[in-house]
């Protein structure tokens, strides 16, 4: 100093190529079931996607800088 890959819900990822109302498990809370817990059932909540900026009619998704983390390469005489 270059070059990949990663960043999304409370954790543990999908979703991105190929723009078009953001999702699973697992956890939470609340019911249902039981005598009672547990388990199994089922509702409900809960992130506008690492941070800024551009191009669209619209962006997590494309550009372009940038933090942060994980892997590779390089550079010596």
């Nucleotide at each position: 100093g270059c070059c990949u890959c990663g960043a999304u819900a409370g954790c543990u990822c999908a979703g991105c190529c190929u723009g078009g109302u953001a999702g699973a498990g697992c956890g939470a809370a609340c019911g249902c079931c039981u005598c009672g817990u547990a388990a199994g059932c089922g509702u409900u909540a809960g992130g506008c996607c690492g941070c800024g900026g551009g191009a669209u009619c619209g962006a997590a998704u494309c550009c372009c800088g940038u933090u942060c983390g994980a892997g590779g390469c390089u550079c010596u005489a």
Transfer RNA from Candidatus Nitrosotalea okcheonensis, 77 nucleotides, folded computationally. The source organism's lineage runs through Archaea, Thermoproteati, Nitrososphaeria, Nitrosotaleaceae and Nitrosotalea. The coordinates come from a structure-prediction model, not an experiment, and the mean pLDDT is 81. The RNAcentral record of the sequence draws on ENA. Its Rfam family is "tRNA". It is annotated as a transfer RNA. Rfam's curators write: Transfer RNA (tRNA) molecules are approximately 80 nucleotides in length.